[in-house]
Molecule: TPP riboswitch aptamer (THI element)
Organism: Pontibacter qinzhouensis
């Protein structure tokens, strides 16, 4: 500072890339490997308006990789999907100090 935290039920909302290699129809929902909470499908994962889950802006700009939204900005930018209930202290932000 204010209740933006937490949890449960039940709704909805999103994303699923790079490179290499085999079969083959030289497809990729098949192997691997890299980031990552999640890279065909997990009966998952993350988000659900105090919303950066995600989508535009982006065939964007640095920076870095074998290679990619891998990273940072871009953002005090524009969109984006809820409601009911429990419990009780827990959140964020600053300044000291270690």
């Nucleotide at each position: 500072u204010a209740u933006u935290g937490g949890c449960u039920u039940u709704g909805g909302g999103g994303g699923u890339g790079u490179u290499c290699c085999u079969u083959u129809u030289u497809u990729a929902c098949g192997g691997a490997a890299c980031u990552g909470a999640g890279a065909a499908a997990a009966u998952a994962c993350c988000c659900u308006u105090u919303g950066a889950a995600c989508c535009u802006g982006c065939u964007c700009c640095g920076g870095g990789u074998a290679a990619u939204g891998c990273u940072g900005g871009c953002g005090a930018a524009g969109g984006g999907a809820a409601a009911a209930g429990c419990a009780g202290a827990g959140a964020u932000u600053g300044g000291c100090a270690g």